Notes
Predicted 3D model of an 84-nucleotide RNA (transfer RNA) from Halomonas korlensis. It was read from a public genome assembly. The coordinates come from a structure-prediction model, not an experiment, and the mean pLDDT is 81. Rfam family: tRNA. Gene Ontology term of the family: triplet codon-amino acid adaptor activity. The family's RNA type in Rfam is transfer RNA. Taxonomically the source falls in Halomonas (Bacteria, Pseudomonadota, Gammaproteobacteria, Halomonadaceae).

RNA sequence: GCCCGGAUGGCGAAAUUGGUAGACGCAAGGGACUUAAAAUCCCUCGGUGGCAACACCGUGCCGGUUCAAGUCCGGCUCCGGGCA
Numbered sequence: 001g002c003c004c005g006g007a008u009g010g011c012g013a014a015a016u017u018g019g020u021a022g023a024c025g026c027a028a029g030g031g032a033c034u035u036a037a038a039a040u041c042c043c044u045c046g047g048u049g050g051c052a053a054c055a056c057c058g059u060g061c062c063g064g065u066u067c068a069a070g071u072c073c074g075g076c077u078c079c080g081g082g083c084a
Stems, first nucleotide, its partner, number of pairs: 001083007010026003019067001028044005046057004060076005
């Protein structure tokens, strides 16, 4: 230098004919149970603003296509592999 794969919450990991982003697991917080704990069960769990209702933003970064993009297209960064 060329080719292939990958980047999604605190962590792992789904969503692949484009159609509610975060399923599922772990971790964390609250509650039930217990004399107390463990285990088990229930609820919550991205960010910002707001008293709240709610609003806006959020898939490595910057653009593009589209009514609509994690997904398609272009460029770039980083990680892993292969060729030279």